């Protein structure tokens, strides 16, 4: 060049095409002389950019970023 697989919170991962979910990490509280553990609360993501459909994280396309073959 060209095939394929792949992109979701600070990290690892989930999710019938209809409400994005845990846990780790993080803030504030409670707890303790204090630190740490534990509790309670809380903030935090669908690569982009179009189609399809009432609705798209989900399905199609194009770009882009990572991975793997081929040349």
């Nucleotide at each position: 060049g060209g095939g394929c697989c792949u992109g979701u919170a600070g990290u690892u991962u989930a999710a019938c095409g209809g409400c994005a979910a845990a846990a780790c990490a993080c803030u504030a509280c409670a707890u303790u002389c204090g630190c740490a553990u534990u509790g309670u609360a809380g903030a935090g993501a669908c690569g982009g950019c179009a189609g399809u459909u009432c609705g798209a994280u989900u399905c199609u396309g194009c770009c882009u970023g990572g991975g793997u073959c081929c040349a």

Transfer RNA from a Candidatus Parcubacteria bacterium, 71 nucleotides, folded computationally.
It matches the Rfam family "tRNA". Rfam links the family to the GO term triplet codon-amino acid adaptor activity. By type it is a transfer RNA.
The prediction has a mean pLDDT of 83.
Taxonomically the source falls in Candidatus Parcubacteria (Bacteria, Bacteria candidate phyla).